[in-house]
Context: one part of a larger RNA
């Protein structure tokens, strides 16, 4: 190839948004391209199957007659696929209603705390550790009472709580903005679904210009520890953290579980609606049950190598995409390609076992 797989053995692209392709709801007629049936004619011989012959027999060889595949004519069939037209609403979308929410960008304001200064008190230590030095301090520290500056952060609330594709998001308050859930069943009418290349966004560190710089802090300087300490602990301490504009495109970017749809035992929390019904200090308000959405936790039946999962599946099934194929050489070399650089994507192979 075939086949079998991807939580943890090798394997789910970091997420998404879509382009080709592949796939694809209920009905109705038309075509009849794919398919199905029959019929010609071609598929040279030799091979092949079946009958017969030949040589003593086999193999072998001769005659005959199927047959096998494909191809092209031509005639019918209409279930499915396609395809043209037409209808339908359950998929999906738009509306409308009133709710939640650290969702995303800017803006303005505000808190506490360190730290630096300025002024009053005050007077010899302070600080640090397992114990100590280094360090700070008579130019007056630490310590305390005021004023000021200036960066960064957002304590309680805080909750296996919410919001966001992912990455991520939390002090108020404003302005623009996105998306989901419930409710209604008002409208469109299959308009979907997934997604090779492709395009965007994508935590920290990192790089480039201007800026900021309180605290912390790689590197780096002491100080101690040690046999030694390029470490752990202590003192400082640059970049860097921070902000604006552009690159990097990486993570254990993890639920280590790709996306959408459809079916399969309960049970117990919470988050958002929404309905009943009650109680009510009539408050967007408390109880109770229902149902749809999200989010945990228990588990049954299946699955699993076991760990463990179990409607938020790792169960049974469709669709489409990506990835694996024995360790190591190696995520290197080479080549392409991006990117300033670091470096990123792509990706062997001698040779080893």
């Nucleotide at each position: 190839u075939u086949g079998g797989g991807c939580c943890u053995a090798a394997a789910g692209c970091g997420u998404u948004c879509g382009u080709a392709g592949c796939c694809g709801g209920c009905u109705u007629g038309g075509c009849a391209a794919g398919u199905c049936u029959c019929u010609c004619g071609u598929u040279a011989a030799a091979u092949c199957c079946a009958g017969u012959g030949a040589c003593c027999u086999a193999a072998u060889c001769g005659c005959u007659g199927g047959g096998c595949u494909g191809c092209g004519g031509g005639a019918g069939a209409u279930a499915c696929u396609g395809u043209c037209a037409g209808g339908c609403u359950u998929g999906g979308g738009a509306g409308c209603g009133g709710a939640a929410g650290a969702g995303g960008u800017c803006g303005a304001c505000g808190g506490u705390a360190u730290u630096c200064u300025c002024g009053g008190g005050g007077u010899a230590g302070g600080g640090g550790u397992g114990a100590a030095a280094u360090c700070c301090u008579g130019u007056a520290a630490u310590c305390u009472c005021g004023g000021g500056a200036g960066g960064a952060c957002c304590a309680c609330c805080a909750g296996u709580g919410g919001c966001g594709a992912a990455g991520g998001c939390u002090g108020u308050c404003g302005a623009c903005u996105a998306g989901a859930a419930c409710g209604c069943g008002u409208c469109c009418g299959a308009c979907g679904g997934u997604g090779a290349g492709g395009g965007a966004c994508g935590a920290a560190a990192g790089c480039u210009g201007g800026g900021g710089g309180a605290g912390c802090g790689a590197a780096c300087c002491g100080g101690a520890u040690u046999a030694g300490a390029u470490a752990c602990c202590c003192g400082g301490g640059u970049a860097g953290u921070c902000c604006c504009a552009g690159c990097u495109g990486u993570a254990a970017a993890c639920u280590a579980u790709g996306c959408g749809g459809g079916c399969u035992a309960g049970g117990u929390g919470u988050c958002a609606g929404u309905g009943u019904g009650g109680c009510u200090a009539c408050g967007a308000g408390c109880c109770a049950c229902u149902c749809u959405g999200g989010u945990g936790c228990c588990g049954c039946a299946g699955g699993g190598a076991a760990g463990c999962u179990c409607a938020u599946a790792a169960g049974c099934c469709c669709g489409c995409c990506g990835c694996c194929u024995g360790g190591g050489a190696a995520g290197u070399a080479c080549g392409g390609u991006c990117g300033c650089a670091a470096g990123g994507c792509u990706g062997a192979a001698a040779c080893u076992u």